[in-house]
Context: one part of a larger RNA
RNA sequence: GAUUGAACGCUGGCGGCAGGCCUAACACAUGCAAGUCGAGCGGUAACGCGGGGGUAACCCUGGCGACGAGCGGCGGACGGGUGAGUAACGCGUAGGAAUCUACCUGGUAGUGGGGGAUAGCCCGGGGAAACUCGGAUUAAUACCGCAUACGCCUUAAGGGGGAAAGCAGGGGAUCGAAAGACCUUGUGCUAUCAGAGGAGCCUGCGUUGGAUUAGCUAGUUGGUAGGGUAAAGGCCUACCAAGGCGACGAUCCAUAGCUGGUCAGAGAGGAUGAUCAGCCACACUGGGACUGAGACACGGCCCAGACUCCUACGGGAGGCAGCAGUGGGGAAUAUUGGACAAUGGGGGCAACCCUGAUCCAGCCAUGCCGCGUGUGUGAAGAAGGCCUUCGGGUUGUAAAGCACUUUAAGUGGGGAGAAAGGCUCGGCAGCUAAUAAUUGUCGGGAUUGAUGCUACCCACAGAAUAAGCACCGGCUAACUCUGUGCCAGCAGCCGCGGUAAUUCCAGCUCCAAUAGCGUAUAUU
Numbered sequence: 001g002a003u004u005g006a007a008c009g010c011u012g013g014c015g016g017c018a019g020g021c022c023u024a025a026c027a028c029a030u031g032c033a034a035g036u037c038g039a040g041c042g043g044u045a046a047c048g049c050g051g052g053g054g055u056a057a058c059c060c061u062g063g064c065g066a067c068g069a070g071c072g073g074c075g076g077a078c079g080g081g082u083g084a085g086u087a088a089c090g091c092g093u094a095g096g097a098a099u100c101u102a103c104c105u106g107g108u109a110g111u112g113g114g115g116g117a118u119a120g121c122c123c124g125g126g127g128a129a130a131c132u133c134g135g136a137u138u139a140a141u142a143c144c145g146c147a148u149a150c151g152c153c154u155u156a157a158g159g160g161g162g163a164a165a166g167c168a169g170g171g172g173a174u175c176g177a178a179a180g181a182c183c184u185u186g187u188g189c190u191a192u193c194a195g196a197g198g199a200g201c202c203u204g205c206g207u208u209g210g211a212u213u214a215g216c217u218a219g220u221u222g223g224u225a226g227g228g229u230a231a232a233g234g235c236c237u238a239c240c241a242a243g244g245c246g247a248c249g250a251u252c253c254a255u256a257g258c259u260g261g262u263c264a265g266a267g268a269g270g271a272u273g274a275u276c277a278g279c280c281a282c283a284c285u286g287g288g289a290c291u292g293a294g295a296c297a298c299g300g301c302c303c304a305g306a307c308u309c310c311u312a313c314g315g316g317a318g319g320c321a322g323c324a325g326u327g328g329g330g331a332a333u334a335u336u337g338g339a340c341a342a343u344g345g346g347g348g349c350a351a352c353c354c355u356g357a358u359c360c361a362g363c364c365a366u367g368c369c370g371c372g373u374g375u376g377u378g379a380a381g382a383a384g385g386c387c388u389u390c391g392g393g394u395u396g397u398a399a400a401g402c403a404c405u406u407u408a409a410g411u412g413g414g415g416a417g418a419a420a421g422g423c424u425c426g427g428c429a430g431c432u433a434a435u436a437a438u439u440g441u442c443g444g445g446a447u448u449g450a451u452g453c454u455a456c457c458c459a460c461a462g463a464a465u466a467a468g469c470a471c472c473g474g475c476u477a478a479c480u481c482u483g484u485g486c487c488a489g490c491a492g493c494c495g496c497g498g499u500a501a502u503u504c505c506a507g508c509u510c511c512a513a514u515a516g517c518g519u520a521u522a523u524u
Base pairs, nucleotide, nucleotide: 001524002523003522007519008518009517010516013371014370015369016368017367018366019364020363021329026327027326028325030324031323032322035074036073037072040071041070043067044066047065048064049062050061051060052059053058081282082281083280090207091206092205093204094203095202096201099199100198101197104195105194106193107192108191109190110189111188112146114144115143122135123134124133125132126131152160153159166187167186168185169184170183171182174181175180208254209253210252215245216244217243220242221241222240223239224238225237226236227235257279258278259277260276261272262271263270284305285304286303287302288301307318308317309316310315335361337360338359339358343357344355345354346353347352374404375403376402377401384395385394386393387392408465410460411459412458413457414456418451421447423445424444425443426442427441428440429439430438473494474493475492483504489496490495
């Protein structure tokens, strides 16, 4: 000199773009952060609508719109947070073979025929509650057999074992117990082959300090057989052998998430890992599995522990390192805000619902960038201040005065873009028995914005609303007077102050940078 997630002091007009608990992975009141599907199912608690009764309050009724609770499906393994642990195949990079993969894309084949239950509802019981028990009854894309079988296993045979589910829209002929069968379209389901994206595993190399840590290791190293896994493997077990690692630093201890990057530097080297992006690990502490394509699962389950809360004392409930917010710690870090309009995600045929992801707004000079605090003229060189050799000098064209301008702020009008879609009507094409339904495409119409009193533009009035901070001995740009008298004090280093202090204090002036300026910290 540059830099900082910065802090403190003084000061503070506006805007744009960014950033904002670095400390206690300390404890958390309250609200929200993961639901959705009635086009899987039995149904109807509330609301609306229809029907009936009643003068009215109201009562009864229909599953029609919708839908509480329930069964079932998909999603809660993503998204979001944090960096405690980890010196490790964790990360980075380059490779590898013994694997799995829901949803999505492409292909092939199928989707036949049966059965028994169980929530809910109803009845009854226990409990303070959380909840729970018994009986009766019922449905399914829930569950279980039978048939069939490409691929699978095999001792290779005429062997073994293994699947499925429907739902919705429309309809001419035919049948019909008037439900429908049937036809057709869409979507789903089963098996399997590939793809894409994703995930698991293995290896070479690289990856902080300490030798005042020198030896470490019995599932330890290898083999055989078996088990286990989606999969190779001491991953696990039995037996056999006695190996394996280490001064090229094993083991142990300390510290630490890693990287792309960031800062600084001419580079080499150094420091660092906030925001953004990739990977990893964790979710009160420790352990465990279940479900599932995927977890050993932040807002799931079980056990133990600490802590907090409720209790009728028998027993129960909880987990902000999600977004806000509170206490505490600290030099120090924000609102218990708005919206799903956009982008993305989950569910759904869709409409749509959910989304503290996200998009926005609020607070903070925390940083970077831009703009403004007026412009021109104005010498009686005014007054006042300071200095003075008392003549004057300086503040200083500075002010006042005169003439203008109106950016920004203020007030009032206008006003884009972020909107693509979705809905509805019509034309054409595909499919089809079909002019129906539906899909694709084209055109018309009415619409969808949190931000938002948006950006931007126009008008209005009036210099009106807007300058401080630090320094002036040298380094280092900028000096004089007064006070003080080795005192009071200053100081980054050298140093200054003991009666003429350009170094203290005060005043004037000057200089530098400027909505900032200084101080201290940290890195180079």